A computed fold for a 268-nucleotide part of an RNA from a Pseudomonadota bacterium, annotated as large-subunit ribosomal RNA, domain VI. NCBI's taxonomy places the organism under Bacteria, Pseudomonadati, Pseudomonadota. Rfam family: Bacterial large subunit ribosomal RNA. Rfam links the family to the GO terms structural constituent of ribosome and ribosome.

Context: one part of a larger RNA
RNA sequence: CGUAGGAGAUUUGCGUGGGUCUGACCUUAGUACGAGAGGACCGGGUUGGACGGACCUCUAGUGUACCGGUUGUCGCGCCAGCGGCAGCGCCGGGUAGCUACGUCCGGACGGGAGAAACGCUGAAGGCAUCUAAGCGUGAAACCCUCCACGAGAUGAGAUCUCCCAGGUCGCAAGACCUCUGAAGGCUCCUGGUAGACGACCAGGUCGAUAGGCCAGAUGUGUAAGCGCCGCGAGGCGUUUAGCUGACUGGUACUAAUAAGCCGUGCGG
Repeated sequence: CGUAGGAGAUUUGCGUGGGUCUGACCUUAGUACGAGAGGACCGGGUUGGACGGACCUCUAGUGUACCGGUUGUCGCGCCAGCGGCAGCGCCGGGUAGCUACGUCCGGACGGGAGAAACGCUGAAGGCAUCUAAGCGUGAAACCCUCCACGAGAUGAGAUCUCCCAGGUCGCAAGACCUCUGAAGGCUCCUGGUAGACGACCAGGUCGAUAGGCCAGAUGUGUAAGCGCCGCGAGGCGUUUAGCUGACUGGUACUAAUAAGCCGUGCGG
């Protein structure tokens, strides 16, 4: 810009892409078959491999904004207690998130048309013949069925809902005047289930969107101070303490204020 008014939702699916894999075991059944040795079709069930998708309950990894231990040195006057630096100083753990080594799921079933092939009916050609007319059965391949995108599918589709004035001229489209600026959208701001930026999504006081605060969860592992014991390193008690990022719930304390812009007026 188009989709013959504008707008918000919900859709159909022309079409495009993806997927399409396979083993073993049990059973049928030591049956059919076979002198025996051996050993099925068909059908039913179980469990794997590789590949793919999603997810984080479990297991495991990471987790430099969480907790603890500890070495050297410097600083806070000293003790005690802390902080800085040394690859996060080193070490032991670890929430959310992100992950696989983890968990769940997928290939199916079924239908259509049909290759080779196997048939039915059947003439040319009184017979015969699957073929000439006609009709069946028939492969992991093809078309559907499954997943994703999808009406710029210019062939531009469908459904629901919402919105919009008078006058003059004109057949109408439309032009002009006065008024009007709808439905809805955007800017801006708080953010994340989204994300390179746009976009998308959740919100903007009629508010829990983010921060703070409160409570909880989780993690760490029993803080500081004081008391007691020990010459001391240290131990015990107060104390399953203290602290705790991203998690859960609550709460307007802080910030989403105020405002501006686009979009018109019934539509070849």